The RNA shown here (glycine-GGAnGA riboswitch aptamer) has 180 nucleotides and comes from uncultured Zhenpiania sp. Taxonomically the source falls in Zhenpiania (Bacteria, Bacillati, Bacillota, Peptostreptococcales). Its Rfam family is "glycine-GGAnGA riboswitch aptamer". Rfam's curators write: glycine-GGAnGA riboswitch is a variant of glycine riboswitch that have in common a U69A change. This riboswitch is associate with genes that encode either saccharopine dehydrogenase or amino acid transporters and other genes with not predicted function. Gene Ontology term of the family: glycine biosynthetic process. For this family Rfam cites "Bioinformatic analysis of riboswitch structures uncovers variant classes with altered ligand specificity" (Weinberg et al., Proc Natl Acad Sci U S A, 2017). The coordinates come from a structure-prediction model, not an experiment, and the mean pLDDT is 76.
RNA sequence: CGGAUGAAGACGACCCUAGACACCCAUUUUUUAUUCAGGGGGCCGAAGAAGCAAAGCGGAACAGUAGCAGUGAUUCUGUGGAAACUGACAGGCAAAAGGAAGGUCGUUGGACGAAACUUUGGAGAGACCACUUGAGCGUGGCGCCUACGAGGAGAUAACCAACUGGCAAAGGGACAGAGA
Numbered sequence: 001c002g003g004a005u006g007a008a009g010a011c012g013a014c015c016c017u018a019g020a021c022a023c024c025c026a027u028u029u030u031u032u033a034u035u036c037a038g039g040g041g042g043c044c045g046a047a048g049a050a051g052c053a054a055a056g057c058g059g060a061a062c063a064g065u066a067g068c069a070g071u072g073a074u075u076c077u078g079u080g081g082a083a084a085c086u087g088a089c090a091g092g093c094a095a096a097a098g099g100a101a102g103g104u105c106g107u108u109g110g111a112c113g114a115a116a117c118u119u120u121g122g123a124g125a126g127a128c129c130a131c132u133u134g135a136g137c138g139u140g141g142c143g144c145c146u147a148c149g150a151g152g153a154g155a156u157a158a159c160c161a162a163c164u165g166g167c168a169a170a171g172g173g174a175c176a177g178a179g180a
């Protein structure tokens, strides 16, 4: 700040929605093409499933003590645990179908939800070239990314584009977990 003029959740319908070989070989068929099935190599990541960070909950060791216990610290370890992250089981790689997230409507449900704050995880793309400087900052140039912000957009998005921002690390970071 929103909420009994109905929160969270669940179910249904509709809308929108990216990526990656219309790959190669062989077989069947009177011939050709397509589909399915057989074999081969290559790729995607957003159905579904799986993995883990911090918190929480344990166990052991160790220093401190005259000694023991408890608590706390440190080290090792188990459990626990989310995401649009991870990798690639399933799925997919012309169209069709499917499709996370988002939106609208309806049914159900019946009291919470969101933001701020702290903390933990969190992708992508030139440590580019030239000038300048003791170095840095800076200036110019070519190329690229998209998950801050803003635009398309009217409801919204991870879609579109690329102004701002960014392209080793740090920092930032949509989103996600935990927390008087």
Stems, first nucleotide, its partner, number of pairs: 001113002009108007021041001023040003042093003048089001050086002056079006117179005126142001128141004143167003149163001151160002